Background: The RNA shown here (transfer RNA) has 72 nucleotides and comes from a bacterium. The sequence was found in a public genome assembly. It matches the Rfam family "tRNA".
[in-house]
Formats: sequence, structure tokens, C1' cells
RNA sequence: GGUGCCGUAGCCAAGCAGUAAGGCAGGGGUCUGCAAAACCCCCAUACGUGGGUGCAAUUCCCACCGGCACCU
Repeated sequence: GGUGCCGUAGCCAAGCAGUAAGGCAGGGGUCUGCAAAACCCCCAUACGUGGGUGCAAUUCCCACCGGCACCU
């Protein structure tokens, strides 16, 4: 330098055109002699940045930024 893949809440991670599941962590509660475990509830302003297409974009296109792999 080239090619490909990836970037979603504190962490992991699904979704991949019609405004985003789940788990862990966190907060509250029930229970308990106190805890732990279990169960119930809550949790955010989460889709890397900027443009484009489109009625509508996390999803498609382009550029850039960052990460990984391969090639040279």
C1' cells in the first nucleotide's frame, strides 16, 4: 500500500428498511435470625463519525475514524 470482516448501553450480544431482544453488572423489593441463593420489579440519554438514497435507515451506498485477519 491492497483486500476482507467488524464497530449496538459499564461488559457480552441479537436484530440488518417501519424507531432496538436477551444475558451479566447496577438499583429497589419479597424471602431470611443475618446473609447467600431463588423469585419479582426497575434501569439509561445504547446502533463509531459525517454525508447520500429513500415516505422512512441501526439496517442500503460513499468517505473517514478505530479494531482484527490475510496479501504484498